[in-house]
RNA sequence: GAACGCUGGCGGCAUGCCUAACACAUGCAAGUCGAACGGUAACAGCGGGAGCUUGCUCCUGGCUGACGAGUGGCGGACGGGUGAGUAACGCGUAGGAAUCUACCCAGUAGUGGGGGACAACUUGGGGAAACUCAAGCUAAUACCGCAUACGCCCUACGGGGGAAAGCGGGGGACCGCUUCGGCUCUCACUAUCAGAUGUGCCUGCGUAAGAUUAGCUAGUUGGUGAGGUAAUGGCUCACCAAGGCGACGAUCUUUAGCUGGUCUGAGAGGAUGAUCAGCCACACUGGAACUGAGACACGGUCCAGACUCCUACGGGAGGCAGCAGUGGGGAAUAUUGCACAAUGGGCGCAAGCCUGAUGCAGCCAUACCGCGUGUGUGAAGAAGGCUUUCGGGUUGUAAAGCACUUUCAGUGGGGAGGAAGGAGUUGUAGUUAAUACCUGCAACUAUUGACGUUACCCACAGAAGAAGCACCGGCUAACUCCGUGCCAGCAGCCGCGGUAAUACGGAGGGUGCAAGCGUUAAUCGGAAUUACUGGGCGUAAAGCGCGCGUAGGCGGCUUAUUAAGCCAGAUGUGAAAGCCCUGGGCUCAACCUAGGAACUGCAUUCAAAACUGUCAGGCUAGAGUAUGGUAGAGGAUAGUGGAAUUUCCGGUGUAGCGGUGAAAUGCGUAGAGAUCGGAAGGAACAUCAGUGGCGAAGGCGGCUAUCUGGACCAAUACUGACGCUGAGGUGCGAAAGCGUGGGGAGCAAACAGGAUUAGAUACCCUGGUAGUCCACGCCGUAAACGAUGUCUACUAGUCGUCGGGAUCCUUGAGGUCUUGGUGACGAAGCUAACGCGAUAAGUUGACCGCCUGGGGAGUACGGCCGCAAGGUUAAAACUCAGCUGAAUUCACGGGGGCCCGCACAAGCGGUGGAGCAUGUGGUUUAAUUCGAUUCAACGCGAAGAACCUUACCUGGUCUUGACAUCCCAAGAAUCUUUAAGAGAUUAGAGAGUGCCUUCGGGAACUUGGAGACAGGUGCUGCAUGGCUGUCGUCAGCUCGUGUCGUGAGAUGUUGGGUUAAGUCCCGCAACGAGCGUAACCCCUAUCCUUGGUUGCCAGCACGUAAUGGUGGGAACUCCAGGGAGACUGCCGGUGACAAACCGGAGGAAGGUGGGGAUGACGUCAAGUCAUCAUGGCCCUUAUGACCAGGGCUACACACGUGCUACAAUGGGCAGUACAGAGGGGCGCAAUACCGCGAGGUGGAGCCAAUCCCAGAAAACUGCUCGUAGUCCGGAUCGGAGUCUGCAACGCGACGCCGUUAAUGCGGAAGCGCGAGGAAUCGCUAAUCAGAAGGUCGCGGUGAAUACGUGCCCGGGCCUUGUACACACCGCCCGUCACACCAUGGGAGUGGAUUGCACCAGAAGUGGUUAGUCUAACCUUCGGGAGGACGAUCACCACGGUGUGGUUCAUGA
Repeated sequence: GAACGCUGGCGGCAUGCCUAACACAUGCAAGUCGAACGGUAACAGCGGGAGCUUGCUCCUGGCUGACGAGUGGCGGACGGGUGAGUAACGCGUAGGAAUCUACCCAGUAGUGGGGGACAACUUGGGGAAACUCAAGCUAAUACCGCAUACGCCCUACGGGGGAAAGCGGGGGACCGCUUCGGCUCUCACUAUCAGAUGUGCCUGCGUAAGAUUAGCUAGUUGGUGAGGUAAUGGCUCACCAAGGCGACGAUCUUUAGCUGGUCUGAGAGGAUGAUCAGCCACACUGGAACUGAGACACGGUCCAGACUCCUACGGGAGGCAGCAGUGGGGAAUAUUGCACAAUGGGCGCAAGCCUGAUGCAGCCAUACCGCGUGUGUGAAGAAGGCUUUCGGGUUGUAAAGCACUUUCAGUGGGGAGGAAGGAGUUGUAGUUAAUACCUGCAACUAUUGACGUUACCCACAGAAGAAGCACCGGCUAACUCCGUGCCAGCAGCCGCGGUAAUACGGAGGGUGCAAGCGUUAAUCGGAAUUACUGGGCGUAAAGCGCGCGUAGGCGGCUUAUUAAGCCAGAUGUGAAAGCCCUGGGCUCAACCUAGGAACUGCAUUCAAAACUGUCAGGCUAGAGUAUGGUAGAGGAUAGUGGAAUUUCCGGUGUAGCGGUGAAAUGCGUAGAGAUCGGAAGGAACAUCAGUGGCGAAGGCGGCUAUCUGGACCAAUACUGACGCUGAGGUGCGAAAGCGUGGGGAGCAAACAGGAUUAGAUACCCUGGUAGUCCACGCCGUAAACGAUGUCUACUAGUCGUCGGGAUCCUUGAGGUCUUGGUGACGAAGCUAACGCGAUAAGUUGACCGCCUGGGGAGUACGGCCGCAAGGUUAAAACUCAGCUGAAUUCACGGGGGCCCGCACAAGCGGUGGAGCAUGUGGUUUAAUUCGAUUCAACGCGAAGAACCUUACCUGGUCUUGACAUCCCAAGAAUCUUUAAGAGAUUAGAGAGUGCCUUCGGGAACUUGGAGACAGGUGCUGCAUGGCUGUCGUCAGCUCGUGUCGUGAGAUGUUGGGUUAAGUCCCGCAACGAGCGUAACCCCUAUCCUUGGUUGCCAGCACGUAAUGGUGGGAACUCCAGGGAGACUGCCGGUGACAAACCGGAGGAAGGUGGGGAUGACGUCAAGUCAUCAUGGCCCUUAUGACCAGGGCUACACACGUGCUACAAUGGGCAGUACAGAGGGGCGCAAUACCGCGAGGUGGAGCCAAUCCCAGAAAACUGCUCGUAGUCCGGAUCGGAGUCUGCAACGCGACGCCGUUAAUGCGGAAGCGCGAGGAAUCGCUAAUCAGAAGGUCGCGGUGAAUACGUGCCCGGGCCUUGUACACACCGCCCGUCACACCAUGGGAGUGGAUUGCACCAGAAGUGGUUAGUCUAACCUUCGGGAGGACGAUCACCACGGUGUGGUUCAUGA
């Protein structure tokens, strides 16, 4: 360096296999020189010859241009690729000395004279091929001697050794000619010195992780000598010594090319090492050398191995990590292109040749940069879309339309720069004998471009060819509709979706970016979240259990020294590029380019001397020693004492003891327990005893003795920094546990029995063994805690206590000061808060230890320790989104305190049992309509279902509809009536012609028609309004300002009293206020006043059988208006001089007189879409509407609420009294008559303080019944009735006659009630045609009990704990069952890597060589020197065997 999804106009510029250093078809990527050489295979020219079709063919000549193959030279060690290996002098940086360096530059000195071969070639042979063998000929700048040697090398200082090559251009002399050569020029060659460049070597420093890698090392470390190298060196060898490295991390393991730089960051850092540049390493894998200046060599050689290919099976060939390209791998990365025109490289004198280096082009939105996809105008705010409160809004000047422009793309035309050189001609200068040659410079001439249809410019045409992607709940810019309904899906985190989703999907609209936009992956940042800059450790993670002490770190005052650290200057270096600054060039920018700055580093040198260090000297404040005292459960050992428990012996003595909540097991008549005396034995030491003492911690407690450690105080003397901390190390270290041997009274794991319990492997009881005790040895851990490491200095106080000292007196249980411990509170300060606070958790310094989200886990594996138990060191996979601390507010507690309530208690009466009524559940049904479900549903909605109601079911009908508005047409409306039908309905007949009018018509009503619409008791009370229930008529709930707290919050509102009350008083960092309480309102109790009709009648009068009946009265009762009265006002006491309470007086009433209405903030997603209203959804010939019948009234059962009873406080019969509050016109109905009765007939009166309903009942008086299923009780059933009503079968109420059931006071449980209240008695009303045992009211009679707040329930306030906050109906733990994920162990199994030992030994190099061969040199000619081959030895790659280590995978 990205990839993927959707989309895609142009240009510039840059990048482009990160994976398999996996395998590679094909082509190209390193050649060149004829001016080194012998030459002539091909081409061309020229010459000669032959044939001759007189311009063609053949032959021939190296003569010329050139040149295949070959000899030779230079180059193939550069350039290009890759990153496998490497944790290393590999790289970076700064240095060093013991080196070499082809070509290049400069200097010096030379280049004389000979010789022998081998390729090519020819001939012959082998082989499929690659290739090769033999013989013969030959040249050189190939090879080898000789000569010479300034300088060079060696040296024993006498000396010795060592080189070369020529080619080409020019001219012309000698000469008979061609010309060789001398001469001259260039190049080349030899030796040497110096430079430059490049290479090799050495060193300091820096350079990843792991200690669950702690010891490593035998050529290892050093020396001497030798060898070897270009050169130092154990580089190699022989001998000698025993060293060397390592906690400042050796060795081992894993990972990795390093750097300039790049990304990020304020910086310090962190991550990274593509492109470009420097270095290194590698070239199929491993080994090896040769050649060469340079290699142990990418496109060279040899060997081994794997793989691929060819083969005639004998044998051969190959290496893209060069450029393209192919297969493969992968999420993924390009053309088998053009050119040497430029830049650079190789060769060459040069022309030139070669160059996949390079320059260009091609592909890819891969990155960066630039441009465009039009501009202006345009409101009827078009159509369409979306939405809507239906008015509109929005898309939106957007479009269309009108007027313009033409970048880019397109077509045509023009057209730079990149070109410098080289060649030729001429001139001139140098060189030279020369005007040749050659070289330099200048002019002129014709020329050299891959890119390229270049950049750029002009013209033409036409808005013409050019916009997408993501997002829209918050973070985060941007909102609505529809669909879906915890489904489908979304999601970075929080989270969204269960029928009204701005979060899913679609749409409209909007927002952002834009030829891109999103997603994924990766890095840094934010993260002070590894903290050097820049964190922490009492309770959040974190102080080792405590000492001693090694290394290390740090260290008092003073004098001098030095200059390592530190500070400052200079010099060198810190490559270039990049970053930054300033300019310049492409129209701008990206990009390119010039200069500067920077590179914070390293090294050298000069200077300074404060601080740290070094060295030397001094001092006494730190530390220590000496002297005299003091306190102490400090430690160790030996001895000793009394009380108590237990056991044993004996005496007395008798029936229980013991134990518990209660019991039982247990002990006891074989004499316990109790009591007295004696004995034994073990353990522990009451009182003193104390936030008292001592000790480093663990810990230490009768008394005495011995030994011994430390601390403190006082005063002087001495030493002279001797100190602090402390990784490793070492010692001590409760209890339990372990080993060996003792001991064993009490206690007591385990165990046994008895209880408790659903169970009770527990708590309780009876027993009881290890153990507890002693000696010796292990273990090494604890909530080993002050959850607070050690040492040092400094920083307000107050009050205790222990030890010592000084001083003052009033001599005491005294005061003051001081010092060392140990406590309480508290200032500043610190802290998240709690809290700490001279004994710091304050302010500083030194050193050590430790922490880095929760779980997994203090676990696994490994190591070490241990007899074992186990300890110590100490992970990861996986998993979660939070874990935790402190504090706050609620809630809760089988926490505490205070208080209240018919909450309990004390009482009275009921329910639960019976029968019936009624409601509910359940069941049933065509339907049994729906709702209400703990209190707070269940005689509830329903103040009243035979039809209606009615919403349900069955059947029959209607479709603008039963009901509303609008339009049209007709008709008044309306009434009577006939027929069919169960009815709805359908079809007729008749009566009837109204009101207003400006005469057009209009209003109301009916019918018909069309469509807008009606309609829905269909769903959602978890979308809602309203209303209601409940806590609860409980006393609470809040606010403003202030104050306190970082904050949540607190204070106020808590506290002391008091109250029914957050009622009031007092106090108080609070002061005030609001909603609640109370009061204001209504009824009732007393009185006064006003007024008297329908009410009243005391007095006066009249009248009646009787009655306020009448006159009259206005006193009384009563009615209904207005007032008064009650306020703790008064007295006494208590209380705090308060509030208030208690008692009393007066009063009709006394401490809210008694009732009612009134219900704070809120809770329960409480109830109601079926009162009503209403959003959304659903139905529309039906889920709407009408009708008939049925159902809501069913009935094995269960529950709630009631009624009536079970009887004598009663039932029955007879008689006699006394209410209040209500209702009455589709009404209440009297007197009267009929009926046993329900009731009927009839109708006075009354629109009601007048009349009626209307007889109140219990009560009282008398009689009867006599404890029984009854003269109790009345269910059920039968019969024949009354009333209402269209209609009483299903399914009404009532009355009469008959029938007479259960039931003898009710289990567990649980309800109501505090005075005119319970209980009991009846009466009225609403609803209503009729239908109460229900409900709402009304009055009559009229008790008992309340000690009290321990308990149950509910509530209020304060306080406390909390891991709860959908709040205890909370939260939450463990086993088991099943499935899945990750990991450990596991008999083993398979791979990778590595150590050791051994075998083996290719090629090669080195050594040796008695074998074979041998041109140059020497030779005395015999041979020798030297060389080659062969053989052999040493080293060594691959390979093999055995045995260990590490690691990965797998395994019932």
Overview: Small-subunit ribosomal RNA from an uncultured prokaryote, 1452 nucleotides, folded computationally. Its mean pLDDT, the model's own confidence on a scale to 100, is 85.